This is a predicted structure of a 354-nucleotide RNA (Bacterial RNase P class A) from an Actinomycetota bacterium. It is recorded under the gene name rnpB. It matches the Rfam family "Bacterial RNase P class A". By type it is a ribozyme. The coordinates come from a structure-prediction model, not an experiment, and the mean pLDDT is 79. NCBI's taxonomy places the organism under Bacteria, Bacillati, Actinomycetota.
RNA sequence: GGAGCCGGCCGGGCGGCCGCGGCCCGGUACCAGCGGGUCGAGGAAAGUCCGGACUCCACAGGGCAGGGUGCUGGGUAACGCCCAGGCGGGGUGACCCGCGGACAGUGCCACAGAGACAGACCGCCCGGCGCGAGCCGGGCAAGGGUGAAACGGUGAGGUAAGAGCUCACCAGCGGCCGGGUGACCGGCCGGCUCGGCAAACCCCACCCGGAGCAAGGCCAAGCAGGGGGCGGGCGGCCCGUCCGACGCCCCCGGGUCGGCUGCACGAGGGCCGCGGCGACGCGGCUCCCAGAUGGAUGGCCGCCGCCCGGCGUUUCGCCGGGAACAGAAUCCGGCUUACAGGCCGGCUCCUUCG
Numbered sequence: 001g002g003a004g005c006c007g008g009c010c011g012g013g014c015g016g017c018c019g020c021g022g023c024c025c026g027g028u029a030c031c032a033g034c035g036g037g038u039c040g041a042g043g044a045a046a047g048u049c050c051g052g053a054c055u056c057c058a059c060a061g062g063g064c065a066g067g068g069u070g071c072u073g074g075g076u077a078a079c080g081c082c083c084a085g086g087c088g089g090g091g092u093g094a095c096c097c098g099c100g101g102a103c104a105g106u107g108c109c110a111c112a113g114a115g116a117c118a119g120a121c122c123g124c125c126c127g128g129c130g131c132g133a134g135c136c137g138g139g140c141a142a143g144g145g146u147g148a149a150a151c152g153g154u155g156a157g158g159u160a161a162g163a164g165c166u167c168a169c170c171a172g173c174g175g176c177c178g179g180g181u182g183a184c185c186g187g188c189c190g191g192c193u194c195g196g197c198a199a200a201c202c203c204c205a206c207c208c209g210g211a212g213c214a215a216g217g218c219c220a221a222g223c224a225g226g227g228g229g230c231g232g233g234c235g236g237c238c239c240g241u242c243c244g245a246c247g248c249c250c251c252c253g254g255g256u257c258g259g260c261u262g263c264a265c266g267a268g269g270g271c272c273g274c275g276g277c278g279a280c281g282c283g284g285c286u287c288c289c290a291g292a293u294g295g296a297u298g299g300c301c302g303c304c305g306c307c308c309g310g311c312g313u314u315u316c317g318c319c320g321g322g323a324a325c326a327g328a329a330u331c332c333g334g335c336u337u338a339c340a341g342g343c344c345g346g347c348u349c350c351u352u353c354g
Base pairs, nucleotide, nucleotide: 001350002349003348004347005346006345007344008343009342010341012304013303014302015301016300017299018298020040021039022038023037024036025035026034042325046336047335049334050333051332052331053330054212055211056210057209066208067207068206069205070204071085072084073083074082075081086099087098088097089096090095100203101202105201106200107197108196109195121144122143123140124139125138126137127136128135129134152170153169154168155167156166157165171193173190174189175188176187177186178185179184216261217260218259219258222256226252227251228250229249230244231243232242233241234240268287269286270285271284272283273282274281275280306322307321308320309319310318311317312316
């Protein structure tokens, strides 16, 4: 100098004018209006995909069914999230991606192919027949061919030809020993060999009650409707119940319109210290940080900064244009997706110079 990998962060700034929502103060008999002060979107507020808080309903305990998660150890209120580690795969590398069980059982493996757990198409070898092309009987599974995948791989020995038939190494399986909390790793020994798919059923381990702030709670019109205030029966009275009457009026309770609440101090933010590799935890100090309900958070102007284009040869200047994705609605922890432009830190590879 070039090419990359990982992590963290910002998401225009200042000023003026006008406007919108919440709260407080002044003012007002009270309210409204008015004046002043103060606060007023995001890193994703989004998708609503997971997990929780909160609320109501249900619930003795256990089991079945159903759903979810899935290497190991930790973190957390919890998680399908995060951290650290293990193994496998990719990359020269920084680094990235994946993850229970296929000897518990059942099932599936298209097309092609002889054969997809069972087999011999082309072949190779031996014997017989035949002048010969070849045919018949037997042996083999090394080579060819098909396929996404062919029943351990490579090499040597061995053989009529071959084959774990034998041997060495590797992979895989079983056992023992050692290390590790564990996933797993290392060593030795053994018998020689076992296809793939669980987002097919299934097995194992663990977790899971349902609905959701339009949850839930409180106040409460008008109209309609219900019960009572009246009389009678059930021996009398109270309660209850049944029957009858019921024009006005009064009382009671439920619901609807509407209003208030839930609802903004919280698993909260910042700084510092301590423990931990880390996720994170503990402690101290400090801050208060949106609450709308047809739903506020906006518009214009000036200067500076940023990006793009053009022009002036350049330093530099002038002119024109542009402003990403998006926008709270009970709250919180994650994941995923979208994003103009830019900043910081760590690391890797190549090349050059010293």